[in-house]
């Protein structure tokens, strides 16, 4: 410099054109308990990496940019 690929919740990842965007861990409340911590119930948390295109709609398709990672020179 070229290619492949990832990038969505505090972390690890589903979802790959349609509905209020999800899980499992963590976090918080409440329940139980002598306390604690497991266990139950709940509830908070996301500008889907930014930016433009396509569409009647984009987290999905496409173009450029940013950032990791692998590989070529």
């Nucleotide at each position: 410099g070229c290619g492949u690929u990832c990038g969505u919740a505090g972390c690890u990842c589903a979802g790959g054109g349609g509905a209020u965007a999800g899980a499992g861990c963590g976090u918080u409340u409440g329940c139980c308990u002598c306390c604690g911590g497991a266990g139950c119930a709940a509830a908070a948390g996301g500008u889907c990496g930014c930016a433009g295109g396509u569409u009647c709609g984009a987290u999905u398709c496409c173009u450029g940019c940013c950032g990791g990672a692998c590989g070529c020179a």
Predicted 3D model of a 73-nucleotide RNA (transfer RNA) from a Defluviitaleaceae bacterium. Its Rfam family is "tRNA". Rfam links the family to the GO term triplet codon-amino acid adaptor activity. Rfam classes the family as a transfer RNA.